[in-house]
RNA sequence: UUGAUCCUGGCUCAGAACGAACGCGUGGCGGCGUGCUUAACACAUGCAAGUCGGAUGCGAACGGGCUUUUCGGAGCGCAAGUAGCAUGGCAGACGGGUGAGGAGCACGUACCUGACCUGGCUCUUAAUGGGGGAUAGUCCUUCGAAAGAGGGUUGAAUACCGCAUACGCUCAGGAGGGCGACCUUCUGAGGAAAGCUGGCCUCUGCCGAUGCAGGCUGGUGUUGAGAGGGGGGGGUGCGGCCUAUUAGCUAGUUGGUAGGGUAAGAGCCUACCAAGGCGACGAUGGGUAGCUGGUCUGAGAGGAUGAUCAGCCACACUGGGACUGAGAGACGGCCCAGACUCCUACGGGAGGCAGCAGUGGGGAAUUUUGCGCAAUGGGGGCAACCCUGACGCAGCAACGCCGUGUGAGUGAGGACGCCUUUCGGGGUGUAAAGCUCUGUCAGCAGGGACGAACGUGUCGCGUAGAAGAUGCGCGGGCAUUGACGGUACCUGGUGAGGAAGCCCCGGCUAACUCCGUGCCAGCAGCCGCGGUAAGACGGAGGGGGCAAGCGUUGUUCGGAAUUACUGGGCGUAAAGCGCGCGUAGGCGGCGAGACAAGUGCCGAGUGAAAGCCCUCGGCUUAACCGAGGAAGGGCUUGGCAGACUGUGUGGCUAGAGUUUCGGAGGGGGAGGCGGAAUUCCUGGUGGAGCGGUGAAAUGCGUAGAGAUCAGGAAGAACGUCAGUGGCGAAGGCGGCCUCCUGGACGAGAACUGACGCUGAGGUGCGAGAGCGUGGGGAGCGAACGGGAUUAGAUACCCCGGUAGUCCACGCCGUAAACGCUGGGCACUAGGUGUGGGGCCGAGGACCGGGUCCGUGCCGGAGCUAACGCAGUAAGUGCCCCGCCUGGGGAGUACGGUCGCAAGGCUGAAACUCAAAGGAAUUGACGGGGGCCCGCACAAGCGGUGGAGCAUGUGGUUUAAUUCGACGCAACGCGAAGAACCUUACCUGGGCUUGACAUGAUAGGGCGAUCGGCUGAAAGGUCGAGUUCCUACGGGACGCUAUCACAGGUGCUGCAUGGCUGUCGUCAGCUCGUGUCGUGAGAUGUUGGGUUAAGUCCCGCAACGAGCGCAACCCUUGCCCGUAGUUACCAGCACGCGAGGGUGGGGACUCUACGGGGACUGCCGGUGUGAAGCUGGAGGAAGGUGGGGAUGACGUCAAGUCCUCAUGGCCCUGACGCCCAGGGCUACACACGUGCUACAAUGGGCAGGACAACGGGGAGCGACCUUGCGAAGGGGAGCCAAUCCUGAAACCUGGUCGUAGUUCGGAUUGGAGUCUGCAACUCGACUCCAUGAAGGUGGAAUCGCUAGUAAUCGCGGAUCAGCAUGCCGCGGUGAAUACGUUCCCGGGCCUUGUACACACCGCCCGUCACACCACGAAAGUUGAUGGUACCCGAAGUCGCCGGGCGAACCGGCAACGGGCGCAGGCGCCGAAGGUACGAUGAGCGAUUGGGGUGAAGUCGU
Repeated sequence: UUGAUCCUGGCUCAGAACGAACGCGUGGCGGCGUGCUUAACACAUGCAAGUCGGAUGCGAACGGGCUUUUCGGAGCGCAAGUAGCAUGGCAGACGGGUGAGGAGCACGUACCUGACCUGGCUCUUAAUGGGGGAUAGUCCUUCGAAAGAGGGUUGAAUACCGCAUACGCUCAGGAGGGCGACCUUCUGAGGAAAGCUGGCCUCUGCCGAUGCAGGCUGGUGUUGAGAGGGGGGGGUGCGGCCUAUUAGCUAGUUGGUAGGGUAAGAGCCUACCAAGGCGACGAUGGGUAGCUGGUCUGAGAGGAUGAUCAGCCACACUGGGACUGAGAGACGGCCCAGACUCCUACGGGAGGCAGCAGUGGGGAAUUUUGCGCAAUGGGGGCAACCCUGACGCAGCAACGCCGUGUGAGUGAGGACGCCUUUCGGGGUGUAAAGCUCUGUCAGCAGGGACGAACGUGUCGCGUAGAAGAUGCGCGGGCAUUGACGGUACCUGGUGAGGAAGCCCCGGCUAACUCCGUGCCAGCAGCCGCGGUAAGACGGAGGGGGCAAGCGUUGUUCGGAAUUACUGGGCGUAAAGCGCGCGUAGGCGGCGAGACAAGUGCCGAGUGAAAGCCCUCGGCUUAACCGAGGAAGGGCUUGGCAGACUGUGUGGCUAGAGUUUCGGAGGGGGAGGCGGAAUUCCUGGUGGAGCGGUGAAAUGCGUAGAGAUCAGGAAGAACGUCAGUGGCGAAGGCGGCCUCCUGGACGAGAACUGACGCUGAGGUGCGAGAGCGUGGGGAGCGAACGGGAUUAGAUACCCCGGUAGUCCACGCCGUAAACGCUGGGCACUAGGUGUGGGGCCGAGGACCGGGUCCGUGCCGGAGCUAACGCAGUAAGUGCCCCGCCUGGGGAGUACGGUCGCAAGGCUGAAACUCAAAGGAAUUGACGGGGGCCCGCACAAGCGGUGGAGCAUGUGGUUUAAUUCGACGCAACGCGAAGAACCUUACCUGGGCUUGACAUGAUAGGGCGAUCGGCUGAAAGGUCGAGUUCCUACGGGACGCUAUCACAGGUGCUGCAUGGCUGUCGUCAGCUCGUGUCGUGAGAUGUUGGGUUAAGUCCCGCAACGAGCGCAACCCUUGCCCGUAGUUACCAGCACGCGAGGGUGGGGACUCUACGGGGACUGCCGGUGUGAAGCUGGAGGAAGGUGGGGAUGACGUCAAGUCCUCAUGGCCCUGACGCCCAGGGCUACACACGUGCUACAAUGGGCAGGACAACGGGGAGCGACCUUGCGAAGGGGAGCCAAUCCUGAAACCUGGUCGUAGUUCGGAUUGGAGUCUGCAACUCGACUCCAUGAAGGUGGAAUCGCUAGUAAUCGCGGAUCAGCAUGCCGCGGUGAAUACGUUCCCGGGCCUUGUACACACCGCCCGUCACACCACGAAAGUUGAUGGUACCCGAAGUCGCCGGGCGAACCGGCAACGGGCGCAGGCGCCGAAGGUACGAUGAGCGAUUGGGGUGAAGUCGU
């Protein structure tokens, strides 16, 4: 997610955080932090590592000064032993940057190093003797554009090299000790150095001497050795990413021996030998990544992260290499190769901001080419001091955190403005103004710190010293040092003055109104808003939240128990492998005792600092900072304990297993046998059909089918028994017999002694279909053929029929392989079947009891979302395995693997949706079921559909053909009356406070009325005319002008009221309380009967009640009473023109008022001694007597804004109003509803009879008269039971004779009447003439169950006139209903459901179109790594070294030796090249499926 519910499950939000970015607002101040997350892209410029003259060789100039001069200059001195050059020493291996690479002992942590190194520093000890030869630089010179290079002269050292000495040191050997690494001791061999500087004269020397030194005394440096400290190298355990769609990897690989190499262990390297080593506890490969302290989040466990600070690592344009050195495989060193940039005279050279600033570029995005070494720290130096883009500060940036301000009090006529309004008011709101105050911050002025102490100089004391030199130590005084800094802070004065925005207001989620817009524009985190009243869009007013910020975006954690360790699940929601066996692994019975790995406790070490936490302290507070403490999973280590787990030991028998006996069984395999049936073959009989179906046809059959009898052949399957019975692990197994064979069960005794359970991989079995080879083939039967069915029918039905089904052997390995429920063990109420085996009851059938194993049903607790499960658990526990994590994409693609193939196993992503689901509930629906009703069907009667006409509608037409109504439930409907009017439409002419209402102001008395002109009229214009009341102000009335307003049949019936239709006069619709259910909801209202009815009765966790039903009302049918005119007239009387006319009567009919009557009351039967039903009696009427009125909860956004009312919107010299004419009446067509007919049950003519309901005053009109007639002219009566209104069908008589007629009357011509201002468009009627279609109406369809249908006329409303329509009235007056199968509609119960807009529902797939992502694809592009080979720079190492060379040795020397160098060769070796195959990526004509989309096509 649903109409609602519970559950499952995903999506989304509210929280916190950030090195952020973007939008808005230009935006008060301060403090503390932070600031290229991207291009490890390229870099202009400046700076970032130097220093030492107390190691050493040299050594200027500019400029002053003096002298000299031929005025060109020269010399001397200062500058200055300065700048600078060079040798040498130390430092450039630190500090600073970055995170590319790297999955590794890189990092973290704990250890090891007896396998190692260590400059400077500290301490100890011993030394520092004596010689030699070069060289840079300077100078001269050569080459070169430059960078630079070469030759020569001179020539120094703390540079370099011998010699001497060296306890200790190194090496070798001997002896002793130790398992050993090694230690002790002896002997031999080997190995050092450098000086510089200060002071002094005590000693020594020189004496020339107030002196100097090689003397003395200090400082510093140097050398050997040792120790310390800090730093480093190496090794090991453990820990921290993803991927198995990476499962095998490995040749220096694993080990050994020997050698080399290193500071040092080691295949680190080499040779030889052996064949090992690693891996499912994840090797190897691929992807990604600096690691950590910490940081963010979280209740925690966890998850995410690794900016700033700190530790470690790695890197320095890319790759390789070594040199120097204590330390480098060296960011600001060197060599080589490559790419790039720059210079060039083209020959050749130079460079490396991932240092600080800064530039370009990339990017959503990240700062100044600042000041200073004052502090802290570092390098050099004895020191002064120099250097230091480390660092300290400042600048920029709301980037973050923190603090603070933008004022306070008072102030109601609740001001103005704005917004809203029901027009009364309400809101903004004490808010403002006004009054009284304050002064933080900013701005101005003044004062003004901490950070500074070292060091050095000077003074004093102590110590070393011969010493008053000097060094060292201590102390105090003095002097000196500040980038920040115009600082912090303090004070004064000014003045409310300069300082508020952003987001939100439908729910989640705090906050609501108006206007605009009209599925547009837009919003949106999710749900979702917007189609004319939007609290959701935009604006406004108001409100809410936060605040110098607020929102948005991105990211992380949380919520999410949504990966579940804490803390989830798997019968039906996603999820139990189809089933066994079994490897690794995991788990494991009862005693005893041992150990101490796990475990518990105690101690020790470590767990850097910072951070978090606690306490205290410093900035006015806080952020921030300082101090102390606590904590810290973990790792290492010592000890104790011994329950539990573990490991050994030794036992036990309850688990498990073995032996014996027994019975049960479609368990499996092999062989044989049997009967029934089917088909075929042969023969006989027989003679026309058989077969098949809903009905048929194809098919078979006179060449003899089918049927029947006999014989034969073949294959397959095994009826009855047969059973929620048996067996098996599952799949599965069924005739009978034999053989072989597995398992389970029962009984009883003995034995083994935990031998067990589960089971990743593995392996076996595994229905059907399918595949291969060879058989077999009766029946059945995919495909296929034919016949039907159908809109089609590649189906269902029928006739045939091949694979196959069967057998053997071999594959396949799936299934709704299901109990949709993995296996094992134990425990937890009962009842009742059934299969097998024991036992007991004296036990033999039968019966009863108890027991073990299996298999079912019901049911309790418990569980479950519910359904349900429930000793065969889905209950309660333990152990092991498998599996799940939203739907679709998809069990798809790619890869791998298996397979002969089909295909199986493993198994994603992009993209897309906000759901997809489970169970249950209420409805609705079903070509589901049960029960029941209705003119629903059936049975009947008469129609419609065909004709002509009438009328309505659609369509078309038109200037307009006004509008509405559209299945039933629009269509003779609104309209119960369109010639004008009506009238709303069209054309034209006019009016504008209006045809109509209310109010106001002003003028004015002009009013009503009449007339003239014009005009189609409306209207316009002109004239006559002069009212009533009055308190004399004026008012009524009407006119003119103006203003509020009127007016609208304009829109919205989907904003509404009211009214109405419809389901349906159907029998239903609900409520309270109780009960049941987690809940929606159920119960009641279901059930058994019954009824027209939820009508009544009975039963029942229900008991009652309401709206409906019924009754009460009207009418009609019978009777009675009362009353009696205008109605009536029996009896009495009168009278006539023969009419109750009159008198009268109150009997009857009738009228109209009141009663009675009918209630299943009575009887029989039936039914539950019920309700009721059925029959009967009586009765005018009998089971609601007939008819009407009456319409439950609700449904259809049903109808109506054009009856009326009404919200909103719209028009206002018009969408209002008036008028004339036209239109609504059009006409190729189509439909609905009717009328009249088609004729003889009829038409026409003549004669004769009988109603009821009603209507009538501008009316009905008798009667008379005229007219053929419609009607005209007169006109009594009647305001009506009084007067008016021929009933017709019918009956009687005669005529017509089946014909388009004596049927039918349309149409048309002519002549008229009436109404009306007016019948042309466009009335009705009359007369004469005309005389169309039509001969009973296809498919289809309507009404009606009795005074009904049918048929006949009459009246009324509307109305001047106009009726085939409508509403009523009576007359005549039928037929049929077996019945409820079917059609339609409805009621109740039940069932299924994926429907809930509810079957006119939902929904599937192809196709067509658009878009999106993905796969395949001839190929193509660059990348990575591998193997083999080629080439081979620099360089180390090795060999050679004829060339070259000062030191050392021999030698008088020449020269030789030794050693070294150049050079050459070799191994290795970066980049490069070739070949091959591999991996992943990009693109790719075309192609494949998938997703989404408004509507479309085909079927369903």
Source information:
The RNA shown here (small-subunit ribosomal RNA) has 1500 nucleotides and comes from an uncultured organism. The prediction has a mean pLDDT of 85. Rfam family: Bacterial small subunit ribosomal RNA. Its family is annotated with structural constituent of ribosome and ribosome in the Gene Ontology.